[in-house]
Context: one part of a larger RNA
Molecule: small-subunit ribosomal RNA, 5' domain
Organism: uncultured prokaryote
RNA sequence: GAUUGAACGCUGGCGGCAUGCCUAACACAUGCAAGUCGAACGGUAACAGCGGGAGCUUGCUCCUGGCUGACGAGUGGCGGACGGGUGAGUAACGCGUAGGAAUCUGCCUAAUAGAUGGGGACAACUCAGGGAAACCCGAGCUAAUACCGCUCUACGGAGGAAAGCAGGGGAUCUUCGGACCUUGCACCAUUAGAUGAGCCUGCGUGAGAUUAGCUAGUUGGUGAGGUAAAGGCUCACCAAGGCGACGAUCUCUAGCUGGUCUGAGAGGAUGAUCAGCCACACUGGGACUGAGACACGGCCCAGACUCCUACGGGAGGCAGCAGUGGGGAAUAUUGGACAAUGGGCGCAAGCCUGAUCCAGCCAUGUCGCGUGAGUGAAGACGGCCCUAGGGUUGUAAAGCUCUUUCAACGGUGAAGAUUAUGACGGUAACCGUAGAAGAAGCCCCGGCUAACUUCGUGCCAGCAGCCGCGGUAAUACGAAGGGGGCAAGCGUUGUUC
Repeated sequence: GAUUGAACGCUGGCGGCAUGCCUAACACAUGCAAGUCGAACGGUAACAGCGGGAGCUUGCUCCUGGCUGACGAGUGGCGGACGGGUGAGUAACGCGUAGGAAUCUGCCUAAUAGAUGGGGACAACUCAGGGAAACCCGAGCUAAUACCGCUCUACGGAGGAAAGCAGGGGAUCUUCGGACCUUGCACCAUUAGAUGAGCCUGCGUGAGAUUAGCUAGUUGGUGAGGUAAAGGCUCACCAAGGCGACGAUCUCUAGCUGGUCUGAGAGGAUGAUCAGCCACACUGGGACUGAGACACGGCCCAGACUCCUACGGGAGGCAGCAGUGGGGAAUAUUGGACAAUGGGCGCAAGCCUGAUCCAGCCAUGUCGCGUGAGUGAAGACGGCCCUAGGGUUGUAAAGCUCUUUCAACGGUGAAGAUUAUGACGGUAACCGUAGAAGAAGCCCCGGCUAACUUCGUGCCAGCAGCCGCGGUAAUACGAAGGGGGCAAGCGUUGUUC
């Protein structure tokens, strides 16, 4: 000098764009953050319409019918493996880069071939019961795009295709429901693609030798099991190998990268925001379902903690968005909207979306603008200095003549959206009105280093980055006048080069 996710002190006008728990991966009240589909299904708790009935106060109340729009709970499908958060762990094929072969891949695309015929249940519901609750148990009825059928078997298991729904419709048939035809969406198998994922390898990727030896599934083989898949991945047997001063093992530290900061570069430091990968989800372990998880807002077990309890037993997991306590020098709103972009479901209408887009707070950073311009010497008053003549503050002020950016007030009012739909927002922008009006501080002045005098103090009080100032004329302390630097900031402290 540059730099910063900064903090602190003094000060503070506006706007654009960014950033904002670096500490306790500490504990969390409350609300929201993942649902959706009635065009899979049986149905009808609520709302609305319509029909029927009753009462009457004659336009209201009640009862009733799934008939219609819809739809709580339930069965079923798809999605909850994405998106969002954090960096605890990890020195590792974790990451980066370049390759490889023994694999899987829902939704999507293309192609080919199909979709026949049956069966038995279980929720919901009804009845009955237990419990403080969470919830649980028994009996009975029922539908489907739910489940089963078949073959082999050592009885552990293994292999095994499929499903309909909605819209429209001339003839024919009809039990008047429909069959049938057609269109669309679903369904099944195979092949190929695309996308995503798993696995292996070369090289690179911290510190310590005051860590020198480490290793029995260890290294290799044969066989078997297991996996989507290669493989000691696992097991039985056999052999005795494998790694290591080119640093094994151990200990400490650490998410990695694109990048970022600095530097002429080489390099050094770093890994906030944004993007890619990895890991984690109260702590530890485990599997289930599924195309995909060993699953943040799923399940089971154990543990710590918190809460409820009728003491028998239950409930919970903000490292999602806000917010609270705590820690800390220190880091924001319990906001708006799905209008856009994107995601899930759905034929669609649409619903959901704290992703996202916006708004709020903070000079935290960066960029831009303003706090007026011209003229004005009696060089005014006042202040300060003085050799008492004057000098300086200083064209500075006042005065005169102008301007109106920004802010204020009034009006018009977007783009972002495709026919429609705008949270932002009466925002940006434009027009008008009035008036210099509402808007300057901070640090420094001995040398380094731009900028000097007076007074006070008297090795005191104090200053200080280094050298060093201060013991009676201190340009170095404190104050004043003057000056220098930067400026809505300035200075200090910390970080890195």